[in-house]
Molecule: TPP riboswitch aptamer (THI element)
Organism: Betaproteobacteria bacterium
RNA sequence: ACAACACGUUGGGGGUCCUGGUUGAUGCGGAAGCGCCGCGGCAAUCGGGUGAGAAACACCCUUCGAACCUGAUACGGAUAAUACCGUCGUAGGGAAGCGUGGCCGGUCAUCC
Numbered sequence: 001a002c003a004a005c006a007c008g009u010u011g012g013g014g015g016u017c018c019u020g021g022u023u024g025a026u027g028c029g030g031a032a033g034c035g036c037c038g039c040g041g042c043a044a045u046c047g048g049g050u051g052a053g054a055a056a057c058a059c060c061c062u063u064c065g066a067a068c069c070u071g072a073u074a075c076g077g078a079u080a081a082u083a084c085c086g087u088c089g090u091a092g093g094g095a096a097g098c099g100u101g102g103c104c105g106g107u108c109a110u111c112c
Base pairs, nucleotide, nucleotide: 001107002106005101006100007099008098009097010096011062012061013060014059016056017049018048019047020046021045022044023043024042026040027039028038029037030036068093069092070091074087075086076085077084
């Protein structure tokens, strides 16, 4: 003088899909005649699937960076369905500082 790693801390970064029921307003269609039926997307809410996380004061990641984004309305497989799994991927991007432990040890350098 010093590493991996671990923990803490301050700050920062990131994602939120698929599906069924109920309710609501709404669009289209139907018969019909002022309230119904069918279908579609939307919102709220309650379940199911994957996941750390599918709106949580939570979770994950923070350059030693596959957290996450782009390519991508991609390709292959599986599924009730999906950004579910795999490929792509040694691709292109992507948010950092500090403290403590490590360290009464060890290693290296210099001097005696």